[in-house]
RNA sequence: GGGGUCGUGGUCUAGCUUGGUAGGAUGCAAGGUUCGGGACCUUGAGGCCGGGAGUUCGAAUCUCCCCGACCCCA
Numbered sequence: 001g002g003g004g005u006c007g008u009g010g011u012c013u014a015g016c017u018u019g020g021u022a023g024g025a026u027g028c029a030a031g032g033u034u035c036g037g038g039a040c041c042u043u044g045a046g047g048c049c050g051g052g053a054g055u056u057c058g059a060a061u062c063u064c065c066c067c068g069a070c071c072c073c074a
Stems, first nucleotide, its partner, number of pairs: 001073007010026004020057001028044005050066005
């Protein structure tokens, strides 16, 4: 220098192909249960999707540029 995969709450991850108000697990907070704790149950807070621009009525999803991680080639 060229090519490919990936980037989503604190952590891990689904959703992207087929555009329509972001789901799950774990962790955290409160309550219930218990003599107390753990486990279990209920509720809640926490992300607008790596950054920017574009297309569209509407973008995590499509297009372009950039940043970062990993892999391959040179």
Predicted 3D model of a 74-nucleotide RNA (transfer RNA) from a Candidatus Woesearchaeota archaeon. Model confidence (mean pLDDT): 81 of 100. Rfam family: tRNA. Its family is annotated with triplet codon-amino acid adaptor activity in the Gene Ontology. RNAcentral holds the sequence, with entries from ENA.